[in-house]
Molecule: RNase P RNA; transfer RNA
Organism: soil metagenome
């Protein structure tokens, strides 16, 4: 000097005016409150998003089952999806650290891969190889056949043709090939010898991965370590789904008392706050529409606390920080100025939003 | 405060669920038709699918956050 992580604070004192709630006390009063004076007390880490729960209220006591959300490696806590430690697989950083995923894709099924490309999931033959082995053509001898001619008439000589199969060349027709081009986001291990007509885990070494067995360490996810099996098995479940836990629904405008004031209208066997089944309960003082009517109080409701929402402003000095200017290098003056953002039943978690700086602990250059 | 939808071309939507080249209709522009407008035919232009990250070979879609927008909810009886 540039960074990483953690923790801490969200300026600070005093003066004056001003606002919410509450408590005194004085005054008014339509008794419902109102107004002065004094005491006390008045936002945050996130109060924000309402992401996920829990309390609490109410739906019958909160019941079954389908369905439907949501979670998903370990190991502690804890009510929890959440926090702390730990693991396997990736990413990024020199480094310190940082950050992203987690059951199951042969051993349950089903789905999907657009275009390229010969082939896209128990693969595929375009180009390229090869063509062992069957076709087809060419040539050599050799074995057999009948035929022509020769003659010494034989188990005789020639010649040409047909057939068999051998050997050698050809063609590239069936076919073999997954190594080698080329395409994709992905082409069914990777090196090297063998070995084939070419080729190939087709055989072997030794290398990865899987799969099993057996050890050692760990509570455990798992890590090593030796063994043995050519097994070589691909991706997506933030597609359906399958295996394991959890969830009844609805919200403080839940819900309960009082008070005012308005229909004895119409519909209905109906209701139990997302569907569907059952079961249970409740009930014509019940549910629905369409008119109407209030726009009040009180409880829930809180050591901030409301029925549209108090918690603020100026003005001095100090404090962090910036910026300028003098300086006798010890300072001093003069401007600016402190992010994000504001409680609404209440609590616990996640996320998102923050400005400049303090503190302690590492890492990296020098 | 509580619940709930919804951003796609100037406009009004379509496509999402069950990822694979981003569409209609109106609007503009240009040609044909007309004496010339209009209506009509023909073609053409025009998207960061509200930002960001994520999961996939691949995202308007799935997922996650975050932004803007709209709509419902009082009480008797």
């Nucleotide at each position: 000097g540039a960074g990483u992580c953690g923790g801490a604070c969200c300026g600070g004192u005093g003066a004056u005016c001003g606002c919410g709630g509450u408590c005194g006390u004085c005054a008014g009063u339509u008794c419902g409150c109102u107004g002065g004076c004094g005491g006390c007390u008045g936002a945050g880490g996130a109060a924000g998003g309402u992401c996920g729960g829990g309390g609490c209220u109410c739906c019958a006591c909160a019941g079954a089952g389908c369905a439907g959300a949501g979670c998903g490696c370990u190991g502690g806590c804890g009510a929890g999806a959440g926090c702390c430690a730990g693991g396997a697989c990736g990413g990024g950083g020199u480094g310190a650290c940082c950050u992203g995923u987690c059951g199951g894709a042969c051993g349950a099924g089903g789905g999907c891969a657009a275009c390229a490309g010969a082939a896209a999931a128990c693969a595929g033959a375009c180009c390229g190889c090869c063509g062992a082995u069957g076709g087809c053509c060419c040539g050599g001898g050799c074995a057999c056949g009948g035929c022509u001619c020769c003659c010494u008439c034989g188990u005789g000589g020639a010649g040409a043709c047909g057939u068999g199969g051998u050997c050698g060349g050809g063609c590239a027709c069936a076919g073999g090939u997954g190594a080698g081009g080329g395409u994709g986001a992905a082409a069914c291990g990777g090196u090297g010898c063998g070995g084939u007509a070419a080729g190939a885990g087709c055989g072997c070494a030794c290398c990865a991965g899987c799969g099993u067995c057996g050890g050692u360490g760990g509570c455990g996810a798992c890590a090593c370590c030796g063994g043995c099996g050519g097994c070589u098995c691909g991706g997506c479940a933030a597609c359906c789904c399958c295996c394991g836990c959890u969830c009844g629904g609805a919200g403080c405008a839940a819900g309960g008392c009082c008070a005012a004031g308005c229909g004895c209208g119409c519909c209905g066997c109906g209701g139990g706050u997302u569907g569907c089944u059952c079961g249970c309960c409740c009930g014509a003082u019940c549910g629905g529409c369409c008119a109407g009517g209030u726009g009040g109080g009180c409880c829930g409701c809180a050591c901030a606390g409301a029925u549209g929402g108090a918690u603020g402003a100026u003005c001095a000095c100090c404090c962090a920080c910036g910026g300028g200017g003098c300086u006798c290098c010890g300072g001093c003056c003069c401007c600016g100025g402190g992010a994000c953002a504001g409680a609404a039943c209440c609590c616990c978690g996640c996320c998102u939003a923050c400005a400049a700086g303090c503190c302690g602990a590492c890492u990296c250059a020098c | 405060c509580g619940g709930g939808g919804c951003g796609u071309a100037g406009c009004u939507c379509a496509g999402c669920c069950u990822g694979g080249u981003a569409g209609a209709g109106c609007a503009u522009c240009u040609g044909c038709u007309u004496u010339g407008g209009g209506a009509g035919c023909a073609g053409a232009g025009g998207g960061u699918c509200g930002g960001a990250g994520g999961u996939u070979c691949g995202a308007a879609u799935c997922c996650u956050c975050u932004c803007g927008c709209c709509c419902c909810g009082a009480c008797c009886a």